């Protein structure tokens, strides 16, 4: 710096269960593995989820809206193990 076909020593952990948090999305533990070579870090920029509060209206089980949330949707940034190649 490029690649991840084998291979070693590992790594993480989807759905789901259960415990608590939360107004949800979701999150935290622990159980679980469907995956994953950055599924490691940041919500930066896009998209997607949620809508307490606000706001609007034809009062309703509506719409709109992030300041929530998601990095295991894509971009990006910074870090990195191992093996080949250069």
């Nucleotide at each position: 710096c490029c690649u991840g076909a084998a291979a070693a020593g590992g790594g993480c952990a989807a759905a789901c269960u259960u415990a608590g948090g939360g107004a949800a999305a979701c999150c935290u533990a622990a159980g679980g593995a469907c995956g994953c070579a950055a599924a490691g870090u940041c919500a930066u920029g896009g998209g997607c989820c949620u809508a307490a509060g606000g706001a609007g209206a034809a009062u309703a089980u509506c719409u709109c809206u992030a300041u929530g949330g998601u990095c295991g949707c894509c971009a990006g940034a910074c870090u990195g193990c191992c093996a080949g190649g250069u």
A computed fold for an 86-nucleotide RNA from a Clostridiales bacterium, annotated as c-di-GMP-I-GGC riboswitch aptamer. Model confidence (mean pLDDT): 85 of 100. The model forms 95% of the base pairs in the Rfam consensus. Its Rfam family is "c-di-GMP-I-GGC riboswitch aptamer". Its family is annotated with cyclic-di-GMP binding in the Gene Ontology.